[in-house]
Context: one part of a larger RNA
RNA sequence: UGUAGGAUAUUUGAGAGGAUUUGUCCUUAGUACGAGAGGACCGGGAUGAACAUACCUCUGGUGUACCAGUUGUAACGCCAGUUGCAGCGCUGGGUGGCUAAGUAUGGAAGGGAUAACCGCUGAAUGCAUCUAAGCGGGAAACCCACCUCAAAACAAGAUAUCCCCAUAAAGAUCGUGGAAGACGACCACGUUGAUAGGUCGCGUGUGUAAGCGCAGUAAUGCGUUUAGCUAAGCGAUACUAAUAAUCUGAUUGG
Repeated sequence: UGUAGGAUAUUUGAGAGGAUUUGUCCUUAGUACGAGAGGACCGGGAUGAACAUACCUCUGGUGUACCAGUUGUAACGCCAGUUGCAGCGCUGGGUGGCUAAGUAUGGAAGGGAUAACCGCUGAAUGCAUCUAAGCGGGAAACCCACCUCAAAACAAGAUAUCCCCAUAAAGAUCGUGGAAGACGACCACGUUGAUAGGUCGCGUGUGUAAGCGCAGUAAUGCGUUUAGCUAAGCGAUACUAAUAAUCUGAUUGG
C1' cells in the first nucleotide's frame, strides 16, 4: 500500500513447517514346537535411554543496591558507630528473576491408499495361471489424523457487534508501567484508577543490631534479643505520579 464504507473482536484453513526412535523386564508360557538341548509367534502390562517442548514446586547454580563475619588503609576531631577504596577487597549464606544437572509431559491410538510379497475367482490358451475384466491381504516409508504458522490463499475468505454527513465507532500522540522488548512492536493501566513508586502488614533471607547493663586487667563474653536489618516476592492502601488536552479517522457502501 492492497483486500469497493470505516472499525473492534472471534475464526475457517488453501498452503507450509515440525514430530515420528528404541532397550530391558514381567505375563501369556517353560506353553506351541522339539528326541533332547533349547524355546516361540500373536496379545497384555511395567520401567528405562536418547531426543523434543514447557516450567521453577522440589534439588542445585547464579544472584556487583539483601544479611553477616573479616584484612589493610583513609575519613567522619577522639571513643563508640559508620562510610570510601582495595576484582563485590576477601569470605559464609541468600529473595525474586533467569536457568539445568531439577520437574512435568510427548512419540500414541485410529483410518485410507500402496511397495516387495501372499492370495481368491479366472480366461485368452478344454489344462495351468494372483490378472487380462473383477475381488482380498500387506511396511516405522506415503495421505489423513497429532503440534505449530497461516487470508498478500490478490480467487485477498467467514461470523458477531459497533458507527453514519459528523468526526462517529475506533485508533493514535502523551503519561504510569510490564515475566513484552535492540528500537518499533506487543500487553496492562491512566482518578469512574491498584499501572508504577512509596507506606503498612506478611513472607523470605541473614543470624542475636544499636544503645544500655552485668562479668572480666583487657581482648572478649553474657542479658535485653531469634534481635535488628531485609533486593526483585505476596496482600492491602490513592500518599506521589498517571492532570489536561491534541491529532487521525467513513462520506462510490447502506
Molecule: large-subunit ribosomal RNA, domain VI
Organism: uncultured Alphaproteobacteria bacterium